């Protein structure tokens, strides 16, 4: 130095759920919480995958409005894989 590895110590993050704000929704912000995490740091048009469907379009009821169904990302998810950077440390 590299690969494998996660004993110990220190420190970090925070699922579900509850409250709050926001949004059409998915989701997100802040507070509590602590399932778990060695990248649960960062990256979301320009890798894959997933979630949602206000608007638009199509169809049904239909005179219109409206409602329902289907479709659609321009909205999201990094705690799905991925990319990238990286702390401490026994062997």
């Nucleotide at each position: 130095a590299a690969a494998u590895u996660g004993a110990a110590a220190a420190g970090g993050c925070a699922c579900a759920c509850c409250c709050u704000u926001u949004g059409a929704a998915a989701g997100a912000u802040g507070g509590g919480g602590u399932c778990g995490c060695a990248a649960a740091g960062c990256u979301a048009c320009a890798g894959g995958g997933g979630c949602u469907a206000c608007c638009g379009c199509g169809c049904a009821u239909c005179g219109c409005c409206a409602u329902g169904c289907g479709u659609c990302a321009u909205g999201c998810c990094a705690g799905c894989c991925a990319g990238u950077u990286g702390c401490c440390g026994g062997a």